[in-house]
RNA sequence: CGAGAGGAACAGGCGGCCGCUGCGGGACCCGAAAGGGUCGCGUGGAGGAAAGUCCGAACUCCUCAGGGCAGGGUGCUGGAUAACGUCCAGGGGUCGCGAGGCCACGGAAAGUGCAACAGAGAACAGACCGCCUCGCGCGGCAGGCCUUCGGGUCGAUCGCGCGCGGUAAGGGUGAAACGGUGCGGUAAGAGCGCACCAGCAACGUGGGCAACCGCGUUGGCUCGGCAAACCCCACCCGGAGAAAGACCACGUAGGGGAGGAUGAGCCGGCCCGGCUCGCUAGGACUCCCGGGUAGGUCGUUCGAGGGCGACAGUGAUGUCGCUCCCAGAGAAAUGGUCGCCGCCCGAAAGGGCACAGAAUUCGGCUUACGGUCCUCUCGGGAG
Numbered sequence: 001c002g003a004g005a006g007g008a009a010c011a012g013g014c015g016g017c018c019g020c021u022g023c024g025g026g027a028c029c030c031g032a033a034a035g036g037g038u039c040g041c042g043u044g045g046a047g048g049a050a051a052g053u054c055c056g057a058a059c060u061c062c063u064c065a066g067g068g069c070a071g072g073g074u075g076c077u078g079g080a081u082a083a084c085g086u087c088c089a090g091g092g093g094u095c096g097c098g099a100g101g102c103c104a105c106g107g108a109a110a111g112u113g114c115a116a117c118a119g120a121g122a123a124c125a126g127a128c129c130g131c132c133u134c135g136c137g138c139g140g141c142a143g144g145c146c147u148u149c150g151g152g153u154c155g156a157u158c159g160c161g162c163g164c165g166g167u168a169a170g171g172g173u174g175a176a177a178c179g180g181u182g183c184g185g186u187a188a189g190a191g192c193g194c195a196c197c198a199g200c201a202a203c204g205u206g207g208g209c210a211a212c213c214g215c216g217u218u219g220g221c222u223c224g225g226c227a228a229a230c231c232c233c234a235c236c237c238g239g240a241g242a243a244a245g246a247c248c249a250c251g252u253a254g255g256g257g258a259g260g261a262u263g264a265g266c267c268g269g270c271c272c273g274g275c276u277c278g279c280u281a282g283g284a285c286u287c288c289c290g291g292g293u294a295g296g297u298c299g300u301u302c303g304a305g306g307g308c309g310a311c312a313g314u315g316a317u318g319u320c321g322c323u324c325c326c327a328g329a330g331a332a333a334u335g336g337u338c339g340c341c342g343c344c345c346g347a348a349a350g351g352g353c354a355c356a357g358a359a360u361u362c363g364g365c366u367u368a369c370g371g372u373c374c375u376c377u378c379g380g381g382a383g
Stems, first nucleotide, its partner, number of pairs: 001379008010370001012341007020045005026039005047355001051366002054364005059241004066272004071237005076090005091105001092103004106232002111230002113226002128171002130167003134163006143154004179197006198222002200219008245298004255289005263277005305324008342353004
């Protein structure tokens, strides 16, 4: 200097003028009061993602929320957390030269299923090409035999073809072919045997909380892949949702009808169980028709809260101490303008400066995005 990897915070700053709004005071005016209006002062006023609505909760309602089935979620080990499908650390696998990244990471010997095409054969399979023994046929060098010397006949090794059988080492097909390399052995071959290696099993043993990682002995035992296929196993899960809900005021028609007896209704589906109403045909509830109203207050921001420090821990985080109150609109406020500064382009004038706005709140994840800083890796060069 270039290319990368991991992390941290920021998210333009300052000032003038004008404007909006929450809260708290104050002054004045109107009013019987409730209350309303005007003007000051003080103090606050969009995010790291406010986005997505993907997870988890707090909170509210379903009177309680019990058991089971179905359904859904997670899936190595140990921790953190209110909890989670999140985060931290480790193990294993995989990608990368590396710093590091990713993992939908329980089980394939409980069962079922799938792998197109190619291929002989795709799980305890298989013979296409090939190799080998044997049999048959053909050819025929050397050589043997016969010969009327023209030739005839036999013909190992060898070549070709057919057939029975053996083989799975070599070649081929395929994403993947039932351990690998070498030696011996064999008719030719094969863990058939042996040496080494890998895997697996049994036994023993070391480290680690564990997942796992080793070591030794024995054993020729070598009997795939996919469960982000159905499935099996372990653990977890009531439902709905802030237009949740609670209260007050006003008003109509305290209207009409239907349901209903081993009764009805409620608890997301089903079963059990439970609860409520009722058994004087009317009650809780459900459904249909009709009528009235839709105004106000709360929920609504003090929180699993923020900042700083110490201690414990590898870390996520926890404990303690000190300190702070940091939006709460209600159809939606948090703004407009000018100047200077900062960065970029430009000779100057001038232009540009990311993604993007709360709506109950919080912990995460995912996505969008501008520049800065720190640490580490690889490569090149110089000293």